[in-house]
A computed fold for a 107-nucleotide RNA from Microcella putealis, annotated as TPP riboswitch aptamer (THI element). The sequence was found by an Rfam model in a public genome assembly. Model confidence (mean pLDDT): 78 of 100. It matches the Rfam family "TPP riboswitch aptamer (THI element)". Rfam describes the family as follows. Vitamin B(1) in its active form thiamin pyrophosphate (TPP) is an essential coenzyme that is synthesised by coupling of pyrimidine and thiazole moieties in bacteria.
RNA sequence: GUUGGUGUACACGGGAGCCCCGCAGGGGGCUGAGAGGAAGCCACCGGGCUUCGACCGUCGAACCUGAUCCGGGUCAUGCCGGCGCAGGGAGGACAUCUCGCACCCGU
Numbered sequence: 001g002u003u004g005g006u007g008u009a010c011a012c013g014g015g016a017g018c019c020c021c022g023c024a025g026g027g028g029g030c031u032g033a034g035a036g037g038a039a040g041c042c043a044c045c046g047g048g049c050u051u052c053g054a055c056c057g058u059c060g061a062a063c064c065u066g067a068u069c070c071g072g073g074u075c076a077u078g079c080c081g082g083c084g085c086a087g088g089g090a091g092g093a094c095a096u097c098u099c100g101c102a103c104c105c106g107u
Base pairs, nucleotide, nucleotide: 001099004097005096006095007094008093010091011058012057013056014055017030018029019028020027021026037052038051039050040049041048042047063088064087065086069082070081071080072079
C1' cells in the first nucleotide's frame, strides 16, 4: 500500500410462507439461519401497524422484481430445480492473519 480471510462494536438492509385442529385464547406439522419472541396501537373479517428482540445479509444469490413464470414433487407451499454471467439491492472503522510493492540496514 492493499489482496483475501476472520473477529469486534457501531450503523444500515431484509424476510416471516404452506398444511391441519380449535368458537376463541391457542395448539400441532413441513421447509428453512430465521416462519413473528416481547411491549404498545388500530381493526374486529382471528387481520394489520410501530418499536424492541432473534436470525440472515451489507458489493452482493440476504432480500425484492420478472412471477398469477417454467419443470419436478407435495395434502399444500419459493418445497426442490430452472430462470440467474437477468434487473434492482444495504458499510465505513478498528484489530488480527495473509498477500503485493518500494525503501533502509546487516551478512